Predicted 3D model of a 72-nucleotide RNA (transfer RNA) from Nitzschia sp. (in: diatoms). Taxonomically the source falls in Nitzschia (Eukaryota, Sar, Ochrophyta, Bacillariophycidae). RNAcentral holds the sequence, with entries from ENA. The gene name in the source record is trnV-UAC. The coordinates come from a structure-prediction model, not an experiment, and the mean pLDDT is 81. Its Rfam family is "tRNA".
RNA sequence: GAAUAAUUAGCUCAGAGGUAGAGCAUAUGUUUUACAAGCAUAGGGUCAUAGGUUCAAAUCCUAUAUUAUUCA
Numbered sequence: 001g002a003a004u005a006a007u008u009a010g011c012u013c014a015g016a017g018g019u020a021g022a023g024c025a026u027a028u029g030u031u032u033u034a035c036a037a038g039c040a041u042a043g044g045g046u047c048a049u050a051g052g053u054u055c056a057a058a059u060c061c062u063a064u065a066u067u068a069u070u071c072a
Base pairs, nucleotide, nucleotide: 001071002070003069004068005067006066007065010024011023012022013021018055026042027041028040029039030038048064049063050062051061052060
């Protein structure tokens, strides 16, 4: 220098243009002599950034940034 892939909750990850989700973690309650486990409930997201297409974009297109791999 070039190519490809990835970027969504604190972490690991889903999400085929039509209400943003799961597991773990966190908080509260319940249970226990107590802890852990179990059960119930709750909080937590400007979907990497900026534009474009569309009635409607996490999803499609373009650029940028970061990370990883490969080639030179």